[in-house]
RNA sequence: AAUGUAAGUUAAAUGGUUGCGUGUUGUCAAUGCCGAAAGGCGACACAUGAGGAAAGUCCGGGCUCCAUAGAGCAAAGAUGCUUGAUAACGUCAAGUGGGGGAAACCCUAAGGAAAGUGCAACAGAAAAUAACAGCCAUACUAGAAGUUAGAGAUUAAAGGUUAGAAAUUAAAAGAAGUAAAAUUACUCUAAUAACUAGCUUUUAACCUCUAACUGCUAGUAUGGUAACGGUGAAAAGGCGAGGUAAGAGCUCACCGCCACUGUGGUGACAUAGUGGGUCAAUGUAAACCCCAUCUGGAGCAACACCGCUAUUUUAAUGGAGUAAACAGUUGCUCGCUGUCCAGUAUAAUAGUGCGUGGCAUGAGGCAUAUGGUGACAUAUGUCCUAGAUAGAUGACCAUUCUAGACAGAACCCGGCUUAUAGACUUACUGCUUAG
Numbered sequence: 001a002a003u004g005u006a007a008g009u010u011a012a013a014u015g016g017u018u019g020c021g022u023g024u025u026g027u028c029a030a031u032g033c034c035g036a037a038a039g040g041c042g043a044c045a046c047a048u049g050a051g052g053a054a055a056g057u058c059c060g061g062g063c064u065c066c067a068u069a070g071a072g073c074a075a076a077g078a079u080g081c082u083u084g085a086u087a088a089c090g091u092c093a094a095g096u097g098g099g100g101g102a103a104a105c106c107c108u109a110a111g112g113a114a115a116g117u118g119c120a121a122c123a124g125a126a127a128a129u130a131a132c133a134g135c136c137a138u139a140c141u142a143g144a145a146g147u148u149a150g151a152g153a154u155u156a157a158a159g160g161u162u163a164g165a166a167a168u169u170a171a172a173a174g175a176a177g178u179a180a181a182a183u184u185a186c187u188c189u190a191a192u193a194a195c196u197a198g199c200u201u202u203u204a205a206c207c208u209c210u211a212a213c214u215g216c217u218a219g220u221a222u223g224g225u226a227a228c229g230g231u232g233a234a235a236a237g238g239c240g241a242g243g244u245a246a247g248a249g250c251u252c253a254c255c256g257c258c259a260c261u262g263u264g265g266u267g268a269c270a271u272a273g274u275g276g277g278u279c280a281a282u283g284u285a286a287a288c289c290c291c292a293u294c295u296g297g298a299g300c301a302a303c304a305c306c307g308c309u310a311u312u313u314u315a316a317u318g319g320a321g322u323a324a325a326c327a328g329u330u331g332c333u334c335g336c337u338g339u340c341c342a343g344u345a346u347a348a349u350a351g352u353g354c355g356u357g358g359c360a361u362g363a364g365g366c367a368u369a370u371g372g373u374g375a376c377a378u379a380u381g382u383c384c385u386a387g388a389u390a391g392a393u394g395a396c397c398a399u400u401c402u403a404g405a406c407a408g409a410a411c412c413c414g415g416c417u418u419a420u421a422g423a424c425u426u427a428c429u430g431c432u433u434a435g
Stems, first nucleotide, its partner, number of pairs: 001432001004428007012400007020049004025045004032041003051406001055417002058415005063299004070334004076295005081095005096110001097108004111290002116288002118284003132229001134225010145214008154205011168194003173189002176187004237255002240252003256279001257276008303357003306353006317342003325339005364383008401404001
């Protein structure tokens, strides 16, 4: 520096011509005109003439009137953190708690949920008397698995035993035969081994059955469980560890909550410590309600005056009375007023009028100084800046550039909310970009 944030100024500008409203500001004019009357009407000069919101009619008041507008209770309504400012406020300032933002800053309907009542759709088992799924314990039933024991059957190996055929191979031995001088050779007999078959024993493996034990799976029943999971804005404080059959503030440390105390602060609160686990547990009071504070009504078409007309005896005024009853004052109580008498017009009431006032000097503006963080206050100086009501500021020309948005007073003021083109000024922040 971009963006962003907070506050302020302006609201097309300049010049010319002409046209409107106001002003007991001045100078003239007017014995005229309008009107039943009250009252109103002219020319010129000078001064002055719509907003930051004039809008909304949302708050608060000033002012005016109402016999009852005095006091209390109730009702109804409003406000709702603290302390200040103010005429007052639901406004403003500064803070505190909470929320948002990277920050500057912004928002806040911010007392009480243990006084009570109500509501929380849908979802979810359940919205405060919590067991849907799940986890654990016990019992029962069923299933399969493993281990152990027993029984049976099969196979294999080893051992033992019996038998062995035309047998086959090997073979000790022979007082068998033949040949030979003899060694020896051949033949025969032949234990035994291998082989085949049967029986039996042991071991191993597999299969079947039975029994017991062990855990597992599924189901049912009873009991325990607010930890985990799901639903939801929210589900019985949170997180970590221990503990438990499984879990739970069940126990412990920390946080949260409640109470008390110390310190700081006017205060809302902040902070530190101690104690509490019967520490009552969701949200909602912009639901009813509870608590604290405040509030008479109607309104400038209020109201006052003048003229004219009509009518009446009036809550004008004066006197008396003020016990009760009645009426009035939103309801109730106390209080107050009226009731009775006088008063007859210069009174009152109703209507009427392009009637007059109210009507613009103010809780006023501006400047400076002082005090204050600030909103503001005090003092001094200075200024008068619209008052229409048949409802005023318009029209034309020229120039300039930022090319003009929202939009017009009606008793006044302080605020809030809403609408709003463009331009300018000051201060702060600076997630992004550059050095």
Predicted 3D model of a 435-nucleotide RNA (Bacterial RNase P class A).